[in-house]
Annotation:
This is a predicted structure of a 349-nucleotide part of an RNA (small-subunit ribosomal RNA, central domain) from an uncultured prokaryote. Its mean pLDDT, the model's own confidence on a scale to 100, is 89. Its Rfam family is "Bacterial small subunit ribosomal RNA".
Context: one part of a larger RNA
RNA sequence: CUGGGCGUAAAGCGCGCGUAGGUGGUUAGAUAAGUUGGAUGUGACAGCCCCGGGCUUAACCUGGGAACUGCAUUCAAAACUGUCUAGCUAGAGUACGAUAGAGGGGGGUGGAAUUUCAGGUGUAGCGGUGAAAUGCGUAGAUAUCUGGAGGAACACCAGUGGCGAAGGCGGCUGUCUGGUCCAAUACUGACACUGAGGUGCGAAAGCGUGGGGAGCAAACGGGAUUAGAUACCCCGGUAGUCCACGCCGUAAACGAUGUCUACUAGCCGUUGGGAGACUUGAUCUCUUAGUGGCGCAGCUAACGCAAUAAGUAGACCGCCUGGGGAGUACGGCCGCAAGAUUAAAACUC
Numbered sequence: 001c002u003g004g005g006c007g008u009a010a011a012g013c014g015c016g017c018g019u020a021g022g023u024g025g026u027u028a029g030a031u032a033a034g035u036u037g038g039a040u041g042u043g044a045c046a047g048c049c050c051c052g053g054g055c056u057u058a059a060c061c062u063g064g065g066a067a068c069u070g071c072a073u074u075c076a077a078a079a080c081u082g083u084c085u086a087g088c089u090a091g092a093g094u095a096c097g098a099u100a101g102a103g104g105g106g107g108g109u110g111g112a113a114u115u116u117c118a119g120g121u122g123u124a125g126c127g128g129u130g131a132a133a134u135g136c137g138u139a140g141a142u143a144u145c146u147g148g149a150g151g152a153a154c155a156c157c158a159g160u161g162g163c164g165a166a167g168g169c170g171g172c173u174g175u176c177u178g179g180u181c182c183a184a185u186a187c188u189g190a191c192a193c194u195g196a197g198g199u200g201c202g203a204a205a206g207c208g209u210g211g212g213g214a215g216c217a218a219a220c221g222g223g224a225u226u227a228g229a230u231a232c233c234c235c236g237g238u239a240g241u242c243c244a245c246g247c248c249g250u251a252a253a254c255g256a257u258g259u260c261u262a263c264u265a266g267c268c269g270u271u272g273g274g275a276g277a278c279u280u281g282a283u284c285u286c287u288u289a290g291u292g293g294c295g296c297a298g299c300u301a302a303c304g305c306a307a308u309a310a311g312u313a314g315a316c317c318g319c320c321u322g323g324g325g326a327g328u329a330c331g332g333c334c335g336c337a338a339g340a341u342u343a344a345a346a347c348u349c
Base pairs, nucleotide, nucleotide: 004320005319006318007303008302012317014201015200016199017198021194022193023192025088026087027086028085029084030083031082033081034080035077036076037075038074039073040072041071042070049065050064051063052062053061054060091191092188093187094186095185097182103177104176105175107173108172109171110154115149116148117147118146119145120144121143125136126135162169163168206247207246208245209244210243211242215241216240220236221235222234223233258316259315260314261313262312263311266294267293268292269291270290271289272288273287274286275285276284277283278281298305299304322349323348324347331342332341334339
């Protein structure tokens, strides 16, 4: 390489958009590049293979044949693929009408709570733990009442509920804005799928500049525990967490399951939409798009999956090839840095 694989054994890029490329619905006609058949030429000799001959045999030598699966030219065929022409509407899309939603951006605003400040009441404790101590408190704390400030997060509703490609998204309100779904028509007429490179988005932590800072809290200090305790527990506490702009580009970025399409028993929930039925209800039935639980066939090493497939097939991409060394070194590229990405070998079992 071929072959075999990728939920958990090695293996699905974190997720989109999209270039090249690969693949591509249906009807008719044309063409003849691929495809199929015939003919002609060529496919050196030798060798291989078959049938003979010569050395006593064999190796070896030698005659004839076959073969040389190929290439070129030409004639023909037209099913399939390609190309061209003209159509179609089942894929895809657009318009019209409605629906649900923590989808996104920026603005305004609300209450509870923590902390803190000021004042009142009030007096000796408070706090914390397994038990304590550090800590706070007679300079009046804790508790309680009133008022103010400020920051962050939004209890209940809340739901294997919803939305989003993923990361993710949750008080209320109005504004700008993306996508989905449903129903019935009309329109375009294959405009599609995937996608190497590329490009954009991308939790937390971290970085830069400037703000902000209530609570929490790496580092750090102290108190305990302990043989020790650079921890777990306690008292404090700075970066950070928040905002704006710019970087970083990684996660058990997980469904550890790439995207798209078609097909393949059922049963029970739930969310959004549509239709129908009657007994008009906390009703029933059908359908469609999600989201869950079981389960047959089938698959699987087993566990399990099972119309949201890990079943049956097709298209395209990514990835794997014993463990360690190592996701490391070197080099390249990116980054302010931290580091990220690409990615070996010696050696060893």